Two RNAs folded together computationally: RNase P RNA and transfer RNA, 445 nucleotides in total.
């Protein structure tokens, strides 16, 4: 140097300038606001993001628990407020190695499947082949084998050896696996030791058995306050319009004998507006405790909150990165570019997009 | 802002649930039939089942993770 791995910080500063949200003052007013102006002070993220898990809140639904259904998780310890997450460990696997990954309970409870090919895909059974009788001598044909070959993703534990006509866990000697039991080590998964039994293929991300968990929907949740205008309820109720000079006189038109014109007054309740909504399983340092994940203990801090949706833009000066020239290298000048993506009820996590940078470690090459 | 469903040939669909062969219709192509065209008839092209990773001997089918596209929800009387 190169390839790789695993982790960790950070998401570009500063200055002018012209906007834009929310908050506080302060002012103005034919308008007292969802008003406009000025000052001050505050304004996205690690993912705010997919909405995939756990929860906070909130109606509704049952009111004790359990079961059934229905969907979820599934090695053990331990952390959390809970998780399907996170440590730390134990099995299995990839990898030369740092390291990394695992939906990692049960197939010996049950039922189903395993296409094609192959005898035969687990009730069983023989294609070629090997031995043995008979015909016979190419070959059939009864029978024995499962050692070899074949088929296939997969074929009845593996090797040697006895032993047989020929073979075969049939039998022995060695591993292998499974299950139980008994001793020991561990908190436990589990590991290792010996006895017995036994060799049963595979899929549970098919159904299903076992455990151990969940009521339903979700801030568009839910609550408050409340215009116009039409419905409701209630009460009052005989007049109203038009010509005329005309409140009275005349004259014409409607409507009225019980709830209609009109009024007035309740209540739901649109539009709007408020609240839910920014103090919290809260962050920031420090100290302790623990292998770690986290947890306690002091100080400190208060940090957007819009609502068709605000947080931006234009210039410079730095700084990252990357090309180019000069100079010859601790530099210089010039050009590019600076991602991914934006809050919408809030938290704790998991996936997913992305950009720079720094550090431990493993391998392989090269110099000393 | 929450919730749901769908992605399969140039178009509209089935197949998925219960895994092993990718099918129908119309449209395309060649041929026959017409004096030509249409219609009829036969016959044949044409799909890495939106990507990417796992579970399996095997995956459009089962499971995760992403991309699109659609549809519902403001709330009473």
């Nucleotide at each position: 140097a190169a390839a790789g791995u695993a982790g960790g910080a950070g998401g570009a500063a500063c200055a002018g300038u012209c906007g834009c949200g929310c908050u506080u003052u302060a002012a103005a007013c034919u308008a007292u606001g969802a008003u406009u102006u000025a000052a001050a002070g505050u304004g996205a993220g690690g993912a705010a993001a997919g909405u995939c898990c756990g929860a906070g809140c909130u109606c509704c639904a049952c009111a004790g628990a359990a079961u059934c259904a229905a969907g979820g998780c599934g090695c053990c310890c331990g952390g959390u407020a809970a998780c399907a997450c996170c440590g730390g460990g134990g099995c299995g696997g990839a990898g030369u190695g740092a390291u990394c990954c695992g939906a990692c309970g049960g197939a010996a409870a049950g039922u189903g499947c395993c296409a094609c090919a192959g005898a035969a895909a687990c009730u069983a059974u023989a294609c070629c082949g090997c031995c043995c009788g008979c015909c016979g001598u190419a070959g059939g044909u009864g029978g024995g084998u499962a050692a070899g070959g074949g088929u296939g993703a997969a074929a009845u534990c593996g090797u040697a050896g006895u032993g047989u006509a020929a073979g075969a866990g049939a039998c022995u000697a060695c591993g292998g696996c499974u299950g139980u039991c008994g001793a020991c080590g561990g908190u436990a998964a589990c590991a290792c030791c010996g006895g017995c039994a036994g060799c049963g293929g595979g899929c549970a991300a098919a159904c299903c058995c076992c455990g151990c968990c969940u009521g339903g929907a979700g801030c568009a949740a839910g609550g408050c306050c409340a215009a116009a205008u039409a419905g409701g309820a209630g009460a009052a109720g005989a007049g109203g319009g038009g010509c005329u000079g005309a409140u009275u006189c005349g004259u014409c038109c409607c409507g009225a004998u019980a709830c209609u014109a009109u009024u007035c007054u309740c209540g739901g309740g649109u539009a709007g507006g408020c609240c839910g909504c920014a103090c919290g399983a809260a962050c920031a340092g420090u100290c302790g405790g623990g292998c770690a994940a986290c947890c306690g203990g002091c100080u400190g801090u208060c940090a957007a909150g819009a609502u068709a949706g605000a947080u931006g833009g234009c210039u410079g000066u730095u700084g990252g990165u990357c090309c180019c020239g000069c100079c010859g290298c601790u530099g210089c000048g010039g050009g590019a570019u600076u991602a991914c993506a934006g809050a919408a009820c809030u938290c704790g996590g998991c996936u997913u997009a992305c950009u720079u940078c720094c550090u431990g470690c493993u391998u392989u090459c090269c110099a000393a | 802002c929450g919730g749901g469903g769908c992605g399969u040939a140039g178009c509209g669909c089935a197949g998925c649930c219960u895994g092993g062969u990718a099918g129908c219709g119309c449209a395309c192509u060649u041929g026959c039939u017409u004096g030509g065209g249409g219609u009829g008839c036969a016959a044949g092209u044409g799909g890495u089942c939106g990507g990417c990773c796992g579970u399996u001997c095997a995956a459009a089918u089962c499971g995760g993770c992403u991309c699109g596209c659609c549809c519902c929800g403001a709330c009473c009387a």
Rfam match: Bacterial RNase P class A.
Its mean pLDDT, the model's own confidence on a scale to 100, is 79.